Source information
The RNA shown here (nadA riboswitch) has 38 nucleotides and comes from an Acidobacteriota bacterium.
[in-house]
RNA sequence: GCUUUCAACAUCCCCGUCCAAAAAAGUGGACUGAAGGC
Numbered sequence: 001g002c003u004u005u006c007a008a009c010a011u012c013c014c015c016g017u018c019c020a021a022a023a024a025a026g027u028g029g030a031c032u033g034a035a036g037g038c
Base pairs, nucleotide, nucleotide: 001038002037003036004035005034006033007032016031017030018029019028020027
C1' cells in the first nucleotide's frame, strides 16, 4: 500500500464519524479505529 471481517474504544446495554438520496425499513460513498490475509 491492497484486501477481508468488524466497532473494541462509548458514564448499564445498543450506538465508530461525516455526507448523499429516501416515507420507512434499509442503501451507497468517504474517513477513524481493531483483527486477519497478501
The coordinates come from a structure-prediction model, not an experiment, and the mean pLDDT is 76. Rfam family: nadA riboswitch. A reference for the family is Chen et al. (2020), "Structural distinctions between NAD+ riboswitch domains 1 and 2 determine differential folding and ligand binding", Nucleic Acids Res. Taxonomically the source falls in Acidobacteriota (Bacteria, Pseudomonadati).